Annotation:
Predicted 3D model of a 1472-nucleotide RNA (small-subunit ribosomal RNA) from an uncultured bacterium.
[in-house]
RNA sequence: GCUGGCGGCGGGCCUGACACAUGCAAGUCGUGGGAUAACCAAAAGCUUCGGCUUUUGGGGAGACCGGCGGAUGGGUGAGUAACGCGUAGGCAACCUGCCUUGAUCACGGGGAUAACGUAGCGAAAGUUGCGCUAAUACCCGAUAAUGCAGCGGCCCCGCAUGGGGACAGUUGUUAAAGCCUUCGGGCGGAUCAAGAGGGGCCUGCGUGCCAUUAGUUAGUUGGUAGGGUAGAGGCCUACCAAGGCGAUGAUGGCUAGGGGGUCUGAGAGGAUGAUCCCCCACACUGGGACUGAGACACGGCCCAGACUCCUACGGGAGGCAGCAGUGAGGAAUCUUGCGCAAUGGGGGCAACCCUGACGCAGCCACGCCGCGUGCCGGAAGACGGCCCUAUGGGUUGUAAACGGCUUUUGGGUGAGAAGAACCCGGGGGUUUCGAUCCCCGCUGACGGUAUCACCAGAAUAAGCACCGGCUAACUCCGUGCCAGCAGCCGCGGUAAUACGGAGGGUGCAAGCGUUGUCCGGAAUUAUUGGGUGUAAAGGGUGCGCAGGCGGAAGCCUAAGUCGAGGGUGAAAGACGACCGCUUAACGGUCGCAGUGCCUUCGAUACUGGGUUUCUUGAGUUUGGAAGAGGUUGGUGGAAUUCGUGGUGUAGCGGUGAAAUGCAUAGAGAUCACGAAGAACACCGGUGGCGAAGGCGGCCAACUGGUCCAACACUGACGCUGAGGCACGAGAGCGUGGGGAGCGAACAGGAUUAGAUACCCUGGUAGUCCACGCUGUAAACGAUGCAUGCUAGUUGUUGUCCCUUUGGGGGCAGUGACGCAGUUAACGCCCUAAGCAUGCCACCUGGGGAGUACGUUCGCAAGAAUGAAACUCAAAGGAAUUGACGGGGGCCCGCACAAGCGGUGGAGCAUGUGGCUUAAUUCGAUGCAACGCGAAGAACCUUACCCGGGCUAAAUCUAUGGCGACAGGCUGGGAAACCAGUUCUCCCUUCGGGGCGCCAUAGAAGGUGCUGCAUGGCUGUCGUCAGCUCGUGCCGUGAGGUGUUGCCUUAAGUGGCGCAACGAGCGCAACCCCUGUGGUUAGUUACCAGCGCGUAAUGGCGGGGACUCUAGCCAGACUGCCUACGCAAGUAGUGAGGAAGGUGGGGACGACGUCAAGUCAUCAUGGCCCUUACGUCCGGGGCUGCACACGUGCUACAAUGGAUGGUCCAGUGGGAGGCGACCGCGCGAGCGGCAGCAGAUCCCCAAAACCAUUCCCAGUUCGGAUUGGAGUCUGCAACUCGACUCCAUGAAGGUGGAAUCGCUAGUAAUCGCGUAUCAGCAAUGUCGCGGUGAAUACGUUCCCGGGCCUUGUACACACCGCCCGUCACACCAUGGGAGUGGGUUGCAAAAGAAGUGGGUAGCAUAACCUUCGGGAGUGCGCUCACCACUUUGUGAUUCAUGACUGGGGUGAAGUCGUAACAAGGUAACCGUA
Repeated sequence: GCUGGCGGCGGGCCUGACACAUGCAAGUCGUGGGAUAACCAAAAGCUUCGGCUUUUGGGGAGACCGGCGGAUGGGUGAGUAACGCGUAGGCAACCUGCCUUGAUCACGGGGAUAACGUAGCGAAAGUUGCGCUAAUACCCGAUAAUGCAGCGGCCCCGCAUGGGGACAGUUGUUAAAGCCUUCGGGCGGAUCAAGAGGGGCCUGCGUGCCAUUAGUUAGUUGGUAGGGUAGAGGCCUACCAAGGCGAUGAUGGCUAGGGGGUCUGAGAGGAUGAUCCCCCACACUGGGACUGAGACACGGCCCAGACUCCUACGGGAGGCAGCAGUGAGGAAUCUUGCGCAAUGGGGGCAACCCUGACGCAGCCACGCCGCGUGCCGGAAGACGGCCCUAUGGGUUGUAAACGGCUUUUGGGUGAGAAGAACCCGGGGGUUUCGAUCCCCGCUGACGGUAUCACCAGAAUAAGCACCGGCUAACUCCGUGCCAGCAGCCGCGGUAAUACGGAGGGUGCAAGCGUUGUCCGGAAUUAUUGGGUGUAAAGGGUGCGCAGGCGGAAGCCUAAGUCGAGGGUGAAAGACGACCGCUUAACGGUCGCAGUGCCUUCGAUACUGGGUUUCUUGAGUUUGGAAGAGGUUGGUGGAAUUCGUGGUGUAGCGGUGAAAUGCAUAGAGAUCACGAAGAACACCGGUGGCGAAGGCGGCCAACUGGUCCAACACUGACGCUGAGGCACGAGAGCGUGGGGAGCGAACAGGAUUAGAUACCCUGGUAGUCCACGCUGUAAACGAUGCAUGCUAGUUGUUGUCCCUUUGGGGGCAGUGACGCAGUUAACGCCCUAAGCAUGCCACCUGGGGAGUACGUUCGCAAGAAUGAAACUCAAAGGAAUUGACGGGGGCCCGCACAAGCGGUGGAGCAUGUGGCUUAAUUCGAUGCAACGCGAAGAACCUUACCCGGGCUAAAUCUAUGGCGACAGGCUGGGAAACCAGUUCUCCCUUCGGGGCGCCAUAGAAGGUGCUGCAUGGCUGUCGUCAGCUCGUGCCGUGAGGUGUUGCCUUAAGUGGCGCAACGAGCGCAACCCCUGUGGUUAGUUACCAGCGCGUAAUGGCGGGGACUCUAGCCAGACUGCCUACGCAAGUAGUGAGGAAGGUGGGGACGACGUCAAGUCAUCAUGGCCCUUACGUCCGGGGCUGCACACGUGCUACAAUGGAUGGUCCAGUGGGAGGCGACCGCGCGAGCGGCAGCAGAUCCCCAAAACCAUUCCCAGUUCGGAUUGGAGUCUGCAACUCGACUCCAUGAAGGUGGAAUCGCUAGUAAUCGCGUAUCAGCAAUGUCGCGGUGAAUACGUUCCCGGGCCUUGUACACACCGCCCGUCACACCAUGGGAGUGGGUUGCAAAAGAAGUGGGUAGCAUAACCUUCGGGAGUGCGCUCACCACUUUGUGAUUCAUGACUGGGGUGAAGUCGUAACAAGGUAACCGUA
């Protein structure tokens, strides 16, 4: 929030210890006392005859004196971090009313006082004077002890002070109260001793957080003496001493009542302290005492303060944190109920009274528990709903209807408890009186309730959340990154099981969800039970106080430890058993448990303590040894720079290339001499030394440590080490020197878009020395120190031993591998990151941040310590697979190079962009769109535009009808179409069928959208050599191996090797064409030989030889030779062969990539249009033109043009066709016509070759453009066809940057053919043949690709990732002149009430008195202490503050490019 039937048992202001109206919550006793009202009775008096007054006797309210109780019960948790609480002890240092037991006693006196009366004051609250009176009120005396106090013996005991005592002593002192009575007695009073219960005090141990709180304390610590108290005690006072507490956390700050318990957890723990029980504290806030057995007192008193109320303004009153209730606060918590019937409490002899304790009821689903809302049958699987519809059906669902049954609950009628026992009254029994016992009677708020019986009737009773995974449960519609959801991951951008609704389902159920909190899971603070090489984390290094830990043997002890016993650990709760409410919750009885503390006895292995020994840990001694270990002082040569002089001449220097710079005033070069400072080549070495930082020429002095060998000695002297102390690269700071080279800053020159950089030329601090500071580094082995143990192999340093001189061994270092083991992996592995022990340091998600504040240190720079708010769901490690690299290696490809020819420049053709337009339909867009879809847009095509029509066209099915339907003709019209007119279907077995049309019904139609919903097809990497699988093996796993390696290949082709062995898809081969031969066959092809014939021709007869055709075979396999090679194979002008190493070409395209292309070929989900986004027709457009690009054609000419002559193909096509041949035309073509459905006929060659001409020019090159005239196709050539002829004769003289193709029958060049097609835009496309080259050294470079390897912070994969400033918005936070609060320290002031001390003033019943007075008491005054309050000055904390600092987040913006690859200057750490 939604919903809500009943009952039982519980619970109910967590916030304002905020303020409270009203009522109630503590009274009672007449058997302590005096007096007495109302009322009743009697008598008397008076009477207006109503009554009144007085007296007496009853009666006893309210008040008063007195007693007991108001210190319990009930509430709350503010304060308190404390002997407050818990636990265990102690009091030899204490008190105790009422109650119980025992002992003893109660005698004699006295004076007051309240009530009351009277007189006043005051509004009230209240109060004063005078007078009267009683007591169980008060006072005095007596009696007293086992009381108390003092003194002194004796005995016993203990724990230091000390305690106890049978007995016998002594001195002093201390008490009382009565009342009732049935006369039996009852209730009281006093003292003492004891008990029980209650309280007080003391102690050990336990009981929060902060060290960014480290020092604190003057009554403080102790002593002596005194005071005070029930009582020990600095509790208080005086004096004396100077102590006490503290890193085992004092002091300070913040927070908090504690416990039994409660929740959770396997436990250990963690969190918590409601209800119930125990303790404490508090009672409007602060202080104080009185009374009392007990209080410093919730419903008492006094004072101060705040607040509220009354008031006559002078004064007064009050305290719900008791029960109800009100306001306020808050997310939130109840009735101003009934009753003392029960239980308990106070008073009382008792009856009884009081009791918001308590018992009950009311309200609230707040919790736990129980019950119900029905049960059985019932299929036409109904209607309705919803979904799929594969429109058959499925689901809701035995659910409903319907039939039968039951009646809890609810309704009605009736019956009706237990809780009740007491007390008391009556009766009885017993007894020494009693107490006690038995019987009867009386007493119920709850309540006419629980419960029971009967009546009718399924009747009165179901919701909430969820349904993507975690997590049980699925579909449709709507929505379209919108609205919304969300605990985490994440859903939503047109097919959402995640949004909203619905149907269905799942879960729980009078509740269900949500939110909040705690524990768990979390071994994620790790005692049980974690870590620190690289994930967070080893201190930069050593020395060392405290602390922790500590070798071997013996003895003693018994603290720890272990065992046994005792005490305690309240009850309730928890657990177990049994029992009571119909069950359960709930309750009762018993048991167990309570891990703890105290105590007695015992054990002695281990630890501790004491003591005696030991030598192996540690140290000392002797003899050797190595070393850049340290400090100081000397000294050496090479080099650099500078200076001087000589020689010498024009450059030097520097760079990718340059320039700045130096130099004719003589540089650079070279020679000699001199000066200065700094650093020490070679040796030099994963060599040495040192704790680390670090240390390097040579010599000397001083000095630290280490190692080896060997006796001897000491005898555990050891290890670690918080704080502390010392050392500590470089940079930096201070003072003073020094300054050759190098070189922050700075200057100049370059580079660049810029270049405050990288490069160059200069150059100051600094670098060097002395003294002092700083104290940090990626101070790294990113690995703390010490000790012990745990395979080996191989180097090397020091030293010792053995030796057969080859070598071997020991100890101490320092390296490389490596087994076990370990590790998340990488890796480590006797120098551990293995197995163990001891001690220290450190870590606990990323960012904020090593920042802020505080503190300490420093001259400063800064260092050390070191947070939070806020924000994110990650950050990170290691390894894997990819991808990428201005990483590496190997290899390939017309990739480059070597060549040949082009494109880019011109004109035209064609496609695209753009622009234009009514429309210029749509698609294709890097390679891989752009002569692409389109193998052919004048209409059609056609999808576009304008206009005019139709509502159904074509097709199919079914039914029915019609053959005046259709067709023809005429008219209108641009046509579609409309109107009129004309004509009267076909077949038949006569049943009917066919054809056409009409009507009806059903299937419409869409080149509209989505190629990012799809199928199919296609492009591309790429004809690149790759991509995988099974089993095995390796790995925690991702994954690897195989597939890597070596050789080889065009090839993951093959060979060899190998934890792999095999296999699949690819490669190759199989298929087709072509190249050689054989064989078979021989027409339309062919024609050698034999014939015939012609001007000539295979023309003809024939032939089957040749060419050819097209079937089948053969051939090529590194087969042979030589060389190399293990082999595979490679090389050779090899042989042979037509062909030689894939002979050439084609088809054939692995796993996959690009959300590549196509919804417009087709198919198809979903969505959209339905007199229109469908369909028909006419016209237009797709051909539009300032421009840009792609692809081509033709050229620019002489290897050419023109003219003439002369040769040689192949693929194909042909009947609405190809068309020979003849004629005409200059020609396109036209008119005739043979042949050919084709090896037969036709289309059908050009370049070349042979001649002639042109002579380098805008030409006899080039042909655009334009004018004129025609031809052909077609309904129709205007927009908009092709071709022909005549004329015209543009640009163009080989094309910038750039760029394309091609390795042989290839490029180049020449023509020919076909599809589409009426014709054509074809210069395109797809094919065909003719002629026919050049070059390849080679793989450095560009591009693409393959394999291996390497780095990576990339994985949407470099078109990646990513950093900082600036600008904008929001958020939290630091500083900040200050400002306003809280708390608190110190120094003072102040001083109410009260208590204590003092007392010269005043007052004064009891006792004493010599009667004067005294004792004593009270008031007053005063001193001390002290609350409120005030002042000054600090500390601390919170809030706020102009301005300001950085930080975080944000859709995206600006500037650059720092990092990740060698990130394009390797990166990073410290410092300036």

Its Rfam family is "Bacterial small subunit ribosomal RNA". Its family is annotated with ribosome and structural constituent of ribosome in the Gene Ontology.